[in-house]
């Protein structure tokens, strides 16, 4: 330089047009069980905005920006950025 894979929540990871801000698994939070742990089991658990006294509602976010559809993490483009292969 060329070609091919890939980026999703704290992490890992699945999804391949609509039931999805999202499985599932570590972490973590609380709590059951223990004489106390461990292990087991239950509940919950992204993040920014805005409303609220809280609980919580609302929205928006799949690398970053267009672009197709009624409707995009999923389809198309252009960039960043990892990784493997050619030269």
């Nucleotide at each position: 330089g060329g070609a091919g894979a890939g980026a999703u929540g704290u992490c890992a990871g699945a999804g391949c047009g609509g039931c999805c801000g999202a499985a599932u698994g570590a972490g973590c939070a609380c709590g059951a069980u223990u004489g106390g742990a461990a292990a087991u089991c239950g509940u919950g658990u992204g993040u920014g905005c805005u409303g609220g006294g809280a609980a919580c509602a609302g929205u928006a976010c799949c690398a970053u920006g267009g672009g197709u559809u009624c409707a995009a993490a999923u389809c198309c483009c252009a960039u960043u950025c990892u990784c493997u292969c050619c030269g």

A computed fold for an 87-nucleotide RNA from a Clostridia bacterium, annotated as transfer RNA. The coordinates come from a structure-prediction model, not an experiment, and the mean pLDDT is 81. It matches the Rfam family "tRNA". The family's RNA type in Rfam is transfer RNA. NCBI's taxonomy places the organism under Bacteria, Bacillati, Bacillota, Clostridia.